[in-house]
RNA sequence: GGGCCCGUAGUUCAGCGGUAGAACGCCGCAUUCGCAUUGCGGAAACACGAGUUCGAUUCCCGUCGGGUCCA
Repeated sequence: GGGCCCGUAGUUCAGCGGUAGAACGCCGCAUUCGCAUUGCGGAAACACGAGUUCGAUUCCCGUCGGGUCCA
């Protein structure tokens, strides 16, 4: 330098054009003499820019970052 894959919550992952969801973690309440467990509730995320579209996490292009292969 080139090819391919990936980037979503604090973490690990879903989500193939219309509302972004789960588990663990965090906070609160209940339960307990207290802790743990359990139950209920809550906060929390689409790497960045541009384009297509009535509408983009999703499709196109570029940038950045990570991984992998070739040179």

This is a predicted structure of a 71-nucleotide RNA (transfer RNA) from a Minisyncoccota bacterium.
The organism belongs to Minisyncoccota, within Bacteria.
Rfam family: tRNA. Rfam links the family to the GO term triplet codon-amino acid adaptor activity. Rfam classes the family as a transfer RNA.
RNAcentral holds the sequence, with entries from ENA.